The prediction has a mean pLDDT of 85. A computed fold for a 1455-nucleotide RNA from a biocrust metagenome, annotated as small-subunit ribosomal RNA. The sequence is in RNAcentral, with records from SILVA.
């Protein structure tokens, strides 16, 4: 510091994801030691048991025990009580609380026990209550009555200051003693001070929601009181009506705050465990008492919930102290030791108490340290894994040898922590000795990101996954193994936070098209603001100073063996306060200025607005005339109108709406918008003058106004147009497009609505920035002009456009800005859900404005690139169409295929580019299929071991054959070797699978003219350029031009055949010679020549612009075809999926298709006679001639030829004749009979011949094929394969020999350029909506359940306060001693008051029949809306309609 992921690729935008660090963690696997830390984050849920706050006898009386006693009592110890101090600290928790609670800095109206300092005093009286005794009640807890008693308990008196009150005069107010032989000590009271602690007030700072916008009655202030330690509406009476709020009041949600912690480069963001400061709480709610201090965790009272005891009458309790239990939960420890240390309470002290604390225990929960050994050791052992079988790897790793002893175990010694007789920790740390490699390694990962690869298994299964994504038979991605990588007593996973994320942008982002400029203006608050001078010092800058607790953090140093950890010192602590200085800038005050802004005057242009009037053309309707059969409409039609007279035409009348030409990216307006003409009223702009004011300005959250069309209300109006609707067409359907009608509406008045692709998808204002051109509108001047007008020019303003420099931009593009800057506002933060729900405001309604979440996806998107595609465009080509000729599709037959059938009908090929294709020959064989019979190292190859002289050949038996069984038997060196065979083993064998693992070969686009590269240049880049353009060609063929210049594979040429000629040679051709013919080698044609710009014409010539034909197939496409030609990886079979044999099948047959043949006849058929060819082929072959047979053919006779020598060897055609239009003298299928040939064998299943039979068929629907010249068509011939042949097929050969092409609009295919694109598996693409099914979350919902807060009424505990107090009452006062008074208490009343009850609403959440839409889900239904002109251009707003996408109307936009 970045990386992965949108695309075919690219750049950008943008989200998602990863690598890092952290944790009070948890879970999985694993686990040796030590140190230091940390340990209920959940139920502020409930708690058994024990402990956590007491102490003082030097304040006091008593009890008990012991001792002493002069018997009065005294002493010591202990203690229930009175009294004092403490218990308000320490410890725990974070529920509540958004607040002066906290942090920080200040402030004034306060208190402060104990401790410290200073001053003064301590005189003299009185009174009571516990304990105790007696009596009583109760189960208990406990309580009541009477009586006695002490004090540092309580109360007067005296005295008293610098105390309190008061203007003053004056008035008021204290005390306690105890110990000691004593000295003295400890106390007590008052005053002053200090310190500490506490209370109060204020500025500033720190959460979310505006779908919380208004809140408030003690509320805000005042006067007077009350109350408090103290100010204060803190409380009360009265008076006034204020106070808070967009700088966010009020309400809701959430939350203890801070020092700090984690992260981050920082700024920030998140958090607030442990430690420290503050606050708050102590079962829940309320209350006060005591006290220096509490409204009190281990106190009290009341109410409530809960738990426990009970004799049912009543009582008791509060672990959010330390342990511990239950529960909850993913989850968090011992009912330990000690007061030895530190600290606290009490005490004169000794001392007591202290779950504060110090320690130990448990837990890898975290951090830190250590170890599990070290060195040597190659035949690179065994084993494992892989393998190309050679080897490689695990791997110096092990074994083995030597060494060491941290940790461990055993033993011995043994601290510091304490100044001492006192040490829980602890016989611990540490030291020493002994033993012995001994007791100690796992976890995750290995497709990319990301470090680490192979084998096997599995086969879209099982599974993995953080993102992208892996898995459908060769998985480095699943699982296992081997190996490797990383970390290590841990390793992974999950969760959370920060980072990366400049992805909320202060540092540090954006808004034309990616998300994003409000439809437009006006203007409030607010923000910002021209020039000069003077002043102030709020901001700002600087100096000094205070503070910013400790800890933390950084640096340095020190202590534990090191580190973690601890200690010390320094730094830092941005803020805030006080104070001083400066005055440039901002601000404030004052004064001035004119350039910003405004005003005034004079002019100018304009569809700017409102109102009233007025005009002509046209449509329609009505009336009348003329006139007759149609009209209208469309792609074509029909509905409609018309003989009751339409349409057409002429005249008249009526009515409504809109204003042709002018007219123009021309003008005006803020936008919406504005168009005949005239008038009235009215707004704005601009120019000139530079007269006036003197910063009056800019922007503008809320607010207000205007705001197309559609729509709504009321009343008019209604010609044309025209949602809905109706009909006619189209169509598979047609709720559409087209047609005929047609209602709202469109128009007017008044009132609503408030939205649009309200767009320049570009907020307003100001300043600056190279030029060119056009238009419109002012001013000044010049030329022309007698003047006006017109025209031209220069300068200077305002405006509307087009092109461009720099610059900007992802690119496109912008360029009076989208550049460079400033001011202010609005808006954006992935896609979908969603221009939605809920809530709120507005509206008559339609609806508008504001505006989420759950859930879901790994993208959605912008611009540009290359392709592909288009029912886009331009140009061009091809038997592509057209023009022709002959066909196919109908018939019969042949062949192939599908289908069906079958034991099997072997397999492959499937649009073109499968289907007379593999097959250039299926009766057996072929053969791969079926049935049956057999063989098992095998029919065939190589090798090893053992055995072997057997075998082969021949013969016999059996059998369908194969096979099985048996027999005869040779050479001979007598056994090595070869060979053969048997057995065993390696292996053979497989037309078994995978052409989607492959090689090779082939088809196809296509013999189409294309496909690329190097260098350069352009572009951020994909890419472009070249290769485009103008011509030209069959051609990327050539020329010209050009940021390109060259080159390669293709084209062409080189090669072969053929057409003409020459030379030479000719065996077998012809033969006397020439010529013909054959072969070889040459020549010839190259735009060479002429005209000409040329692709055009001409000459010569056999041939002329490539002469004809062939071979030759670029980069690539189709996972095209072939594992059954061959080869080959992998998989599979191994007495069978191998091998042999017989028979069958591949030849089946209701059908369908493809390719052919033969025909349907007279351009013909039959008969007779006659003529002409080329290529090829030929020896178990071709065969002449003869003979036999009707013929096929032939055991026959004879002859030629291994072939330019012999043979196979023509037909159409020609001539004559018959047939006479008929299913025929056409056609020949089918069937019957008889023959011939091949072959081991023609039954299934061959070919040929003869006789007989004589079917369909009379020229073929939709549609479709071939061919442009020696071509089509017609005619025959040859040949490969082959015993024979199903050949009508294939490949060749010659004979006869046409027609037509105007032309490129259309169909098909192709090429180039261009355009659009939402396609890239590339239009056989993509994709929308309803419906159906499943899953999920969510809205509404009659209601229902629960929670929260407030309000009204009612009831009202404890308790303070107020009143009363006839009952009760020790101290003080009076007294006649009876009593009275002051004061107090009980009781009662009142205010307040927790809680309870009740009522109407508010609010939040759960559930809810039913219902709405939404999201998602390999192969459901209906259509085809969008993307190409997407087949009706699309989209926006609105309205109506329709199964659905959608359609239509009106207005708008170009995306």
């Nucleotide at each position: 510091a970045g990386a992965g992921u949108u695309u075919g690729a690219u750049c950008c935008u943008g989200g998602c994801u990863c690598a890092g660090g952290a944790c009070g963690a948890a879970c999985g696997c694993u686990g040796g030691c030590g140190g230091c830390g940390u340990g209920c984050c959940u139920a502020a849920u409930g708690c058994a048991u024990g402990c956590a706050a007491g102490u003082c006898g030097c304040a006091c009386g008593g009890g008990c025990a012991c001792c002493c006693u002069u018997c009065g009592g005294g002493g010591u110890g202990u203690u229930a009580g009175u009294g004092g101090c403490g218990a308000a600290c320490g410890g725990c928790u974070g529920a509540g609380g958004a607040a002066c609670a906290c942090g920080u800095a200040c402030g004034a109206a306060u208190c402060u026990a104990c401790c410290c300092c200073g001053g003064u005093g301590u005189g003299g009286g009185g009174g009571a209550c516990a304990a105790c005794u007696c009596g009583g009640c109760g189960a208990a807890a406990g309580c009541c009555g009477a009586g006695c008693u002490a004090a540092u308990c309580c109360c007067g008196c005296a005295u008293a200051c610098g105390c309190u009150c008061g203007c003053a005069a004056g008035a008021g107010g204290a005390a306690a003693g105890c110990c000691g032989c004593a000295a003295g000590g400890c106390g007590c009271a008052c005053c002053g001070g200090a310190a500490u602690g506490a209370g109060c007030g204020u500025g500033c700072g720190g959460c979310c929601c505006a779908u919380c916008a208004g809140g408030u009655a003690g509320u805000u202030g005042g006067c007077g009181g009350g109350g408090u330690a103290a100010c204060g509406g803190c409380c009360c009476a009265c008076c006034a009506a204020g106070c808070c709020a967009a700088u966010g009041a009020c309400g809701g949600g959430u939350a203890g705050c801070u020092g700090g912690u984690c992260u981050g480069a920082g700024a920030g963001g998140a958090c607030g465990a442990c430690c420290a400061g503050c606050c708050a709480g102590a079962c829940u709610g309320g209350g006060a008492c005591u006290g220096u201090g509490a409204c009190a965790c281990g106190g009290c009272c009341c109410a409530g919930a809960c738990u426990c005891c009970u004799a049912c009458g009543g009582g008791a309790g509060g672990c959010a102290g330390c342990a511990g239990c239950a529960a909850g939960g993913a989850a968090u420890u011992u009912u330990c030791g000690g007061c030895a240390a530190u600290g606290g309470g009490c005490g004169c002290a000794a001392g007591c108490c202290u779950g504060a604390c110090c320690g130990a225990g448990c837990a890898a929960c975290g951090c830190c340290g250590c170890g599990u050994g070290c060195a040597g050791g190659a035949u690179g052992a065994c084993g494992g894994c892989c393998u190309u079988c050679g080897g490689g790897u695990u791997g110096u790793a092990a074994a083995c040898u030597g060494c060491u002893u941290u940790u461990g175990c055993c033993a011995a010694g043994g601290a510091a922590g304490a100044u001492a007789u006192g040490g829980a920790c602890g016989g611990u740390a540490c030291u020493u000795g002994g033993c012995g490699a001994a007791c100690a390694a796992g976890c995750c990962c290995c497709g990319g990101c990301u470090a680490a690869c192979u084998c096997u298994g599995u086969g879209c299964c099982a599974g993995c996954a953080g993102c992208c994504g892996c898995g459908g038979u060769a998985a480095u991605a699943c699982a296992g193994a081997g190996g490797g990588g990383g970390c290590a007593a841990g390793c992974g996973u999950u969760g959370u936070c920060c980072g990366g994320a400049u992805u909320u942008a202060c540092u540090g982002g954006g808004c034309g098209u990616a998300a994003a400029g409000c439809g437009u203006a006006u203007g409030u608050a607010g923000g910002u603001g021209g020039u000069a001078c003077g002043g102030c010092a709020g901001g700002u800058g600087g100096g000094g100073u205070g503070u910013u607790a400790c800890a933390u953090c950084u640096c340095c140093a020190g202590g534990c063996u090191u580190a973690a950890c601890c200690u010390g010192g320094a730094g830092c602590c941005g803020c805030c306060g006080c104070u001083c200085c400066a005055a440039a800038c901002c601000g404030c005050c004052g004064c001035a200025c004119u350039c910003g802004a405004g005003c005034c005057g004079u002019g100018c242009a304009g569809a700017g607005g409102u109102u009233g009037g007025u005009g002509g053309a046209a449509u329609u309707g009505c009336c009348g005339g003329u006139g007759u059969a149609g009209u209208g409409g469309u792609g074509a039609a029909a509905u409609g109108c018309g003989u009751a007279g339409a349409g057409a035409u002429c005249g008249g009348c009526a009515g409504g709406a809109a204003c042709a030409c002018c007219a123009a990216g021309a003008g005006c307006g803020a936008a919406a918008g504005c168009a005949g003409c005239c008038a009235a009223c009215u707004a704005g702009g601009c120019a000139c003058g530079u007269g006036c004011u003197g910063a009056c300005a800019c922007u503008g959250a809320g607010g207000u106004a205007c705001g197309a069309c559609a729509g709504c209300g009321u009343g008019g109006g209604g010609a044309g147009c025209g949602a809905a609707c109706a009909g006619g067409a189209u169509u598979a359907g047609a709720u559409a497009c087209c047609c005929u009608g047609g209602u709202a509406g469109u128009c007017c008045a008044c009132g609503c609505c408030g939205u649009a692709a309200a767009c320049g998808a570009u907020g307003u204002c100001a300043a600056c920035u190279c030029g060119c051109g056009u238009c419109g509108u002012g001013g000044u001047c010049c030329c022309u002009a007698a003047c006006c007008a017109c025209g031209g020019g220069a300068c200077u303003g305002g405006g509307a456009c087009g092109c461009u420099a720099a610059g900007c931009u992802c690119a496109c593009g912008c360029g009076g800005a989208a550049g460079u800057u400033g001011a202010c506002c609005g808006c954006c933060u992935g896609g979908g859900a969603a221009c939605u729900a809920c809530g709120a405001g507005c509206g008559c309604a339609a609806g508008c404005u504001u505006a989420a979440a759950a859930c879901u996806c790994a993208a959605a998107g912008g611009a540009a690139u290359u392709g592909a595609c288009g029912g886009g465009g331009a140009c061009c080509c091809g038997c592509a169409c057209a023009a022709g000729c002959a066909g196919c599709g109908g018939a019969g037959c042949g062949u192939g295929u599908g289908g069906u059938u079958u034991a099997a009908u072997u397999c492959g090929a499937c649009g073109c580019a499968a289907c007379a294709c593999g097959a250039a020959a299926a009766a057996c064989c072929u053969c791969a299929c079926c049935u049956g019979g057999c063989c098992u190292u095998g029919a065939c190859a190589u090798g090893u071991g053992u055995c072997u002289g057997c075998a082969a050949a021949c013969c016999c038996g059996u059998g369908a054959a194969a096979g099985c069984g048996g027999g005869u038997g040779c050479c001979u060196u007598c056994g090595a070797g070869g060979g053969u065979g048997a057995c065993a083993c390696a292996c053979a064998g497989g037309u078994g699978c995978u052409g989607c693992a492959u090689g090779g070969c082939u088809g196809u686009c296509g013999u189409c003219a294309g496909c690329u590269c190097g260098u350069g240049u352009c572009g951020u880049g994909a890419g472009a350029u070249g290769u485009u353009g103008g011509g030209u060609u069959a051609a990327g063929u050539c020329c010209c031009g050009c940021a390109a210049c060259g080159a390669g594979c293709g084209c062409a040429a080189c090669c072969c055949c053929u057409a003409c000629g020459g030379u030479c040679a000719g065996u077998u051709a012809c033969u006397u010679g020439u010529g013909u013919c054959u072969g070889a080698c040459c020549g010839g044609a190259c735009u060479g020549c002429c005209c000409a710009u040329u692709u055009g014409g001409g000459a010569g010539g056999a041939a002329g612009g490539c002469g004809g034909g062939g071979a030759u197939g670029a980069c690539g496409u189709c996972a095209a075809g072939u594992c059954c030609g061959c080869a080959u990886g992998g998989c599979c079979c191994u007495u069978a999926c191998g091998g042999c044999c017989a028979g069958g099948g591949c030849u089946a047959c209701a059908c369908a298709c493809a390719c052919g043949c033969u025909a349907c006849a007279a351009u013909g058929g039959g008969a007779u006679g006659g003529a002409c060819a080329a290529u090829g082929c030929g020896c178990u072959g071709c065969u002449g001639g003869g003979c036999a047979g009707u013929a096929a053919u032939g055991a026959c006779c004879u002859g030629g030829c291994g072939a330019a020598u012999c043979g196979c060897u023509a037909a159409a055609c020609c001539a004559u004749u018959c047939c006479c239009c008929a299913g025929u003298g056409c056609a020949g299928a089918u069937c019957g009979g008889g023959g011939g040939c091949u072959g081991c064998a023609a039954c299934u299943c061959g070919c040929c011949c003869c006789c007989g039979u004589g079917a369909a068929g009379u020229c073929g629907g939709a549609g479709u094929u071939g061919c442009u010249a020696g071509u089509a068509a017609c005619c025959g011939u040859g040949u490969a394969u082959c015993a024979g042949c199903a050949g009508u097929g294939g490949c060749a050969c010659g004979g006869u020999g046409a027609a037509u092409a105007c032309g490129u609009a259309c169909c098909c295919g192709g090429g180039u350029c261009u355009u659009g694109u939402a396609c890239a598996c590339a239009c056989c693409g993509c994709c929308c909506g309803u419906c159906a099914c499943g899953u999920c979350a969510u809205g509404g919902g009659a209601g229902u359940u629960g929670g929260g807060a407030g309000c009204g009424c009612u009831u009202g505990a404890a308790g303070u306060c107020c009143g009363u107090g006839u009952g009760c009452u020790a101290a003080c006062c009076c007294u006649u001693c009876g009593g009275g008074g002051a004061g107090g208490c009980a009781g009662c009343g009142g205010c307040c008051g927790a809680g309870g009850g009740u009522g109407a609403g508010c609010u939040c959440a759960g559930c809810g029949a039913c219902u709405g839409g939404g999201a998602c889900g390999a192969a459901g239904u209906c259509g085809u809306a969008a993307c190409a002109a997407g087949g009706u251009a699309g989209c926006c707003g609105u309205a109506g309609c329709g199964g659905a996408a959608g359609c239509u109307g009106c207005g708008g936009c170009u995306g």